[in-house]
Context: one part of a larger RNA
Order: sequence, then C1' cells, then structure tokens
RNA sequence: AAUGAACGCUGGCGGCGUGCCUAACACAUGCAAGUCGAACGAGAAAGGGUUCUUCGGAACCUGAGUAAAGUGGCGCACGGGUGAGUAACGCGUGGAUAACCUACCCUCGAAUUUGGGAUAACAUCGCGAAAGCGGUGCUAAUACCGGAUGAUAUCAGUUUGUCUUCGGGCGAAUUGAUCAAAGAUGGCCUCUUCAUGAAAGCUAUUGUUUGAGGAUGGGUCCGCGUACCAUUAGUUAGUUGGUGGGGUAACGGCCUACCAAGACUGCGAUGGUUAGCUGGUCUGAGAGGAUGAUCAGCCACACUGGGACUGACACACGGCCCAGACUCCUACGGGAGGCAGCAGUGAGGAAUUUUGCGCAAUGGGGGAAACCCUGACGCAGCAACGCCGCGUGAGUGAUGAAGGCCCUUGGGUCGUAAAGCUCUGUCAAGUGGGAAGAAACCCCUUGUGGCUAAUAUCCACAAGGCUUGACGGUACCACUGAAGGAAGCACCGGCUAACUCCGUGCCAGCAGCCGCGGUAAUACGGAGGGUGCAAGCGUUAUUC
Repeated sequence: AAUGAACGCUGGCGGCGUGCCUAACACAUGCAAGUCGAACGAGAAAGGGUUCUUCGGAACCUGAGUAAAGUGGCGCACGGGUGAGUAACGCGUGGAUAACCUACCCUCGAAUUUGGGAUAACAUCGCGAAAGCGGUGCUAAUACCGGAUGAUAUCAGUUUGUCUUCGGGCGAAUUGAUCAAAGAUGGCCUCUUCAUGAAAGCUAUUGUUUGAGGAUGGGUCCGCGUACCAUUAGUUAGUUGGUGGGGUAACGGCCUACCAAGACUGCGAUGGUUAGCUGGUCUGAGAGGAUGAUCAGCCACACUGGGACUGACACACGGCCCAGACUCCUACGGGAGGCAGCAGUGAGGAAUUUUGCGCAAUGGGGGAAACCCUGACGCAGCAACGCCGCGUGAGUGAUGAAGGCCCUUGGGUCGUAAAGCUCUGUCAAGUGGGAAGAAACCCCUUGUGGCUAAUAUCCACAAGGCUUGACGGUACCACUGAAGGAAGCACCGGCUAACUCCGUGCCAGCAGCCGCGGUAAUACGGAGGGUGCAAGCGUUAUUC
C1' cells in the first nucleotide's frame, strides 16, 4: 500500500460499486422457454339473436378461429449458474485446413408438377390407487410416402489446361447414373346468390425446393509458452509405423484384419501432489513477486457413472434411456424427483442480502403484425463491505464565569471553549410544487414513388397526428428550520506525534520488538490533559 474480508467499540446523509472465499452438502414453495389460428383438423362455455313450441323446451346463427387441449413449424445447443474435474493443444499466442461443417441472415440464379395411404385430437371399450397404458372406429395439414421433371449439385468414365510435396489438387468440355418441392394471406376481374359465397384466371406479400457466392459461428491439426516433487528413472501391445477395409462433416490406431518392431525418456518420460486458463488485479522505481472475486474471452461440469436419440449445431442444467445413492407418494402391484438459474430454507462456517417491482428501456425467442414469453436485463430493498463527496454550523464574545484537573497556594489549565449577541440555511425532518430525458417502434391520415391489366391490394420513403414509465410523487425546486437531529475510536517509555496526578506494589496486569511492574511506574488500572485519524477508528488474517 492492498482485500469479495471477519471481529471489537462507535455510527448522520448521498452517489457509484460489491456481497457463501466454507459443504460441486441436502433442498419446502413460487417463478426462471416459449410462441405461431397468415401450416392443420376437430371444437366448448357464459352471454346475445332468429324460428318453432305441447310454454317444459328444441333447432339454427352468433359468441369464435376466442379460452383450454391436439397435429405441425421455429425456438428450447442462446441467455443464466458453478469451478468439481483437468498439468491438457485445456488455455495464451502465431499459423494450417490441398482434410471440414454451418439453421436463421445477405447477394445472384433455377424451380414450386402429379398422386397416395395414415395418424393424433375426438368417440367408444377395457386395465390401473395413481402415474399412465392398450384395443376398436373417424379425420386434416407447410406432418408422412410414391411418381414426374433434373443442373450449375453429387458420383463415375473420357479428353484437356494449369499448379504440384509427383500421391494428387483446381478448372474447362463431354457422356452416363442419382437426388427436390407446400402452401398460406390480401386484392381485382367474371359468374351466381336476398346475403354469407364459389370455380378458374390475374396480381401483391410471404413461404417451400434446388444451386453458386458471402457473412457469421464452429470442428480438426501444428510451432512456441504454461505449478511443484528425482526422497518418482525407466515407461509403452493398439503400444510405434505400414497395407487393406470400416467409420466421420473431416485428417488420423478413431476402429478392425494382417505385416514389421518399433515409440517416449536426464532438454525429466512414467508416477505422485496441487490447480480451471487468460485479458487482468494487488504490490513494486523497475525487474520481479503474489493473485485469477466482480467485468470480458476460452474451457469444463449440471445428484453420481454410462449411453445414445432428435437436430444445422448436444451426447443436451430446468430432454430421453440404463445403473447407483438419496428424498417423496402408494391401494404395496407400482410411480415421482434433481436450485453449481432468481429469490428463499436447513447444515457447515469468523463470514456474505429480498421467497420485492417491471418488461417502460437494452437484448433474446416466436409471430406478417398486433402481441406473447423473458428472475437475461432494468430497477428498488438489506449490509459503513469498499471508494468518492457532504454535513454535524459561521462570525463575535474575558467577569478569562461555573465546574473538573494540577498546584510551589501566588496561580496555571481545559478555554473563545461555553453562555450571550449577530448571521447562514448544506444534509436530515416537515409543508407545497414537481419534471425533462431515456421513445422509438406500432397504429391512423396525407403525399410521392414502385409493382400491376388496375387509381385494387401490397411495398418503400417523407410529413403530420395518437398511444405506451417498473423506477416514482423519485430526482429537482421553493418555504420553514442552529435544535427539539448528527462524533467517535485508538494511542501518549523508545522506535513514534503526544505528560501529569491517584491507585497498585514482580501482585493485578501490559507487550509488535527492546522490554515495563518487587512503595513516588510518563510502560499496569483510573482521571485530567495531550497526539493522530475521523463516520469511522482499532485488532486479526493474508499478499507485495
């Protein structure tokens, strides 16, 4: 000098930060990932209306593509947490990929054809305490499966240019083979109807399929660097290399069969101990040393161990399966669960917060949009835990008051300190007022341009208008107002700024080191006085 600190005494306000370092111990409760009716079928209820009526009610329309379920799409691999494991291509840095992938997004092309069979929801039956499961029957799609079309794509052959590490790569031409799709919404014209509307066509937007390129994100490989122990000296059989085969998006003993006998090591192999790495942070004149909380990048993990599925991406924190430990429910047959998400509880510990408000902003997912979701995030709450700022008043005031302490009894000192008088009005408290900005989207109107058969719809731009704030009646402003609100802590032998009295008598005690205390102790305890810091001051721990 520093700290994610703790403890003791004390404590006024504000701003900005920070807050389980221990048990990767166990967790009650709530929330933390949904969304789309402009992909799809079926389809409630309350309420309202019409018709009929035996006056009980019934049928139809609306409610309504609304609620809640289901199929399907996209998302759930992001965001958030933790540091157990890992001494490793894990991280850092610099390269390689002629050995690779990339949903959504951007740019440029080509296409969007024709058929089919199911299934959930639902209905019904059965089993079960439940979780749930099974049979039968019905139905749709941008779900699923065929056929057609087929290049610039993929594979194979031929010819050829170019580069080459001589294995091959890249490119061009040609031949053959293989592979695709899905629609939705709005508008117009024509026709029909009382009306809702309907078939074909045109059109706008959007989607779908297939390519090329980009962007972004990743996979893999390599050089160098990356803790301690030699009281760890030898280690290794898929081990090291080759060939054939398999596998992967991709190289590779990644896997497999065969062949060879190699490979690593004193420049520290192997083994053991410890540890997430980095940008940084602390310290220091620097070199260096220590450290890796918060913020940011990478990695690893998600009760423990193993496994794959789906998918552009996972071997997947709030998905699945198996095994294990633990907890819970049970009708004993069987089931359910995983806070190292945000709060919160118990335990552990010297020690670490609210079961708060809001999606208004920023960002993310879905959606054409409105909008929905978002414990990310924005805020508020708690804690002097840290840093910074402010205040606890200013001026004047000598009978140097009273009182305390000391005293050589003259006095000295606390001390202009107080009281008193004159002011100011920060902060807190009270009263009144009370924002700007964070806001742009969206929507509406108008205009211009584009698309188009169209002055429809749609798209783009511009102008104007409307709406939306958790924080919060907050910040801020005005008024009142020096009290009825705001100073403590440690030290005073030397180091080290600051001295006397009383008590005690090697006792009680102090102490960082030297050392104090056995009758006048500036070193123990108290008092007065003083010194240093100050809403803090000391102590302890740790680092330089």